[in-house]
Context: one part of a larger RNA
Molecule: small-subunit ribosomal RNA, 5' domain
Organism: uncultured prokaryote
């Protein structure tokens, strides 16, 4: 000098962007942080109000409302936000392989979507219990479960060609033969079938369901190579290193097993010990390099602390589940309930880190056909000079060089155009009045295209019109009022380093980064005048090149 997620000390006007527990992954009160579908299903209230009976206690009826609400079932809850404990590892970065492998939603195309069953919560009764909860019996639906037909793709198994290979197989054309699928719900219409007063079945559109396959766009796994310190750590290794041959698993593989052989790593550094999340990046350098991984992204891990599996395309799951443990909390002492390293907030550590805020207006997600609903993701506010940048604290003119203060060789010299006084000016702040952008979508009418028997209805598109939406925020932003009024501080002067005298003290108080001041004339200590630097900052320490 340049830098910080800083802290401290003195000061302290306004903006706009950005930032904000680096410490105990300590331990949490309290409220949100994941729901949504009635166009999958069966159910089904109250309050409050109209009326009508009354033995005045009440009891039915409608409306409310097929509403609220619990339930079964679907798809989400593996995403999205939080730490940074563990990890020196294919954990990360980089190239690569997967002929060893999955993939719900979402695409492009194929075929099908027949016909049947037996349950079960909710519910009601009957019980247990302090509660958490639960047991029995009994009804009842389905896109829940389960059988069966049918099987173009696909599986498996014989067979046959061709063709490529890492020589293990892979990949095609073919034949024959096993075993294997589903669930509907919803708009519209009567032209055509057949019944039909009609509704409806049929027919038709749009979402779905089942089996293949195609892409994307996500995953698993594998390999080169690259990746901190320490030898005052030199040997480490039995599922250990290879085979066989069973089980697994999506898949390869000592991943498990048995059985067989005796191997595999190491000074090019095994093993053990410390330390630590990789990385774009960031800081700093003229580079090479060297420190560092807050904010944003991109990968890992983890979710009270230790194990496990279920469910599902997807997890061994932050707000699920099951066992142990620690802690904490109810309790009727039998027995439960819990898990902020989400967003606020508390406590408790610390030199140190914010609000128990608004809103789904906009992006974005997840449901849903869609109105829409959730959404502490996100937008935005509040808070802190934390940090960059910006602008202001007035501008011009003013010599009797006023006064006052310092200082003197007592003439004077300095402060100094600095006040004062005179003309201006109006940023910011402060009042008054106007006010966005940010929004497009969405909805309703309307026009054309496809669909269709159809002008119903559907999708698809587009022009107008017309309704509706904004958390910030009455913010920004404008125009107006007044009036210099409300806004300047640190530090620092011996040299290094720009800036010097005066008193005060007297190795005394004190100062210092580093040389070293300070023992009676101290430019180095303390005050003053005065200068110098930086400025809403300045100065210290702390770390880093």
């Nucleotide at each position: 000098g340049a830098a910080u997620g800083a802290a401290c000390g003195c000061u302290g006007g306004c903006g706009g962007c950005g930032u904000g527990c680096u410490u105990u992954a300590c331990a949490c009160a309290u409220g949100c942080a994941a729901g949504u579908c009635g166009a999958a299903c069966g159910u089904g209230a109250a309050a409050g109000u109209g009326g009508a009976c009354u033995u005045c206690g009440g009891u039915c009826c409608g409306c409310g409302a097929g509403u609220a609400g619990a339930g079964u079932g679907g798809c989400g809850a593996a995403c999205g936000g939080g730490u940074g404990a563990g990890u020196g590892a294919c954990a990360c970065g980089u190239g690569g392989a997967u002929a060893a492998c999955c993939u719900g939603c979402c695409u492009g195309g194929a075929a099908g979507u027949u016909g049947g069953g037996a349950a079960u919560a909710a519910c009601u009764c009957a019980g247990g219990g302090a509660a958490a909860c639960u047991u029995g019996a009994g009804c009842u639906a389905a896109u829940a479960c389960c059988g069966c037909a049918u099987g173009c793709g696909g599986u498996c198994g014989c067979u046959c060609c061709a063709u490529c290979u890492u020589c293990g197989g892979g990949u095609c054309c073919g034949g024959c033969g096993a075993g294997g699928a589903a669930a509907g719900g919803u708009g519209g219409c009567c032209a055509a079938u057949u019944c039909g007063c009609a509704a409806g079945a049929c027919c038709u559109g749009g979402c779905g369901c089942u089996u293949g396959u195609u892409g994307a766009g996500g995953g698993g796994u594998c390999c080169g190579c690259g990746u901190c310190u320490g030898a005052u750590u030199a040997g480490c290794u039995a599922g250990u290193u290879g085979g066989u041959g069973g089980g697994g698993u999506a898949a390869u593989g000592g991943c498990u097993c048995a059985c067989c052989a005796a191997g595999g790593c190491g000074a090019c550094g095994a093993u053990c010990a410390g330390u630590a999340g990789c990385c774009g990046g960031c800081c700093u350098g003229a580079g090479a390099g060297g420190g560092u991984g807050a904010u944003c992204g991109g990968c890992c891990a983890c979710a009270c602390u230790g194990g496990a599996a279920c469910u599902g395309a997807g997890a061994c799951a932050c707000g699920g589940u099951c066992c142990a443990g620690a802690c904490u909390c109810c309790u009727a002492c039998g027995g439960g309930a819990g898990g902020c390293a989400g967003c606020a907030g508390u406590g408790g550590g610390g030199a140190a880190u914010a609000u128990u805020g608004g809103a789904c207006a906009a992006u974005g997600g997840g449901c849903g056909a869609a109105a829409g609903c959730c959404u502490g993701a996100u937008c935005c506010a509040g808070c802190a000079a934390c940090g960059c940048c910006g602008c202001g604290u007035g501008g011009a003119g003013g010599a009797u060089g006023a006064a006052g203060g310092c200082u003197u060789u007592c003439g004077g010299g300095u402060u100094g155009u600095a006040a004062a006084c005179u003309c201006c000016u109006g940023u910011c702040a402060g009042g008054u009045g106007g006010g966005a952008c940010g929004a497009a979508a969405g909805g309703a009418c309307u026009c054309c295209g496809g669909u269709c028997a159809a002008u119903a209805g559907c999708c698809g598109g587009g022009u107008g019109u017309c309704c509706c939406u904004g958390a910030c925020g009455g913010u920004a932003c404008c125009a107006c009022c007044g009036g210099a009024g409300g806004a300047a501080g640190c530090c620092c002067c011996g040299g290094c380093u720009a800036a010097c005298u005066c008193c005060g003290u007297g190795c005394c108080a004190g100062c210092a980064g580093c040389c070293g001041c300070g023992g009676u004339a101290a430019u180095a200590c303390g005050g003053a005048g005065g200068g110098g630097g930086c400025a809403a900052g300045c100065g210290u320490u702390a770390u880093u090149c």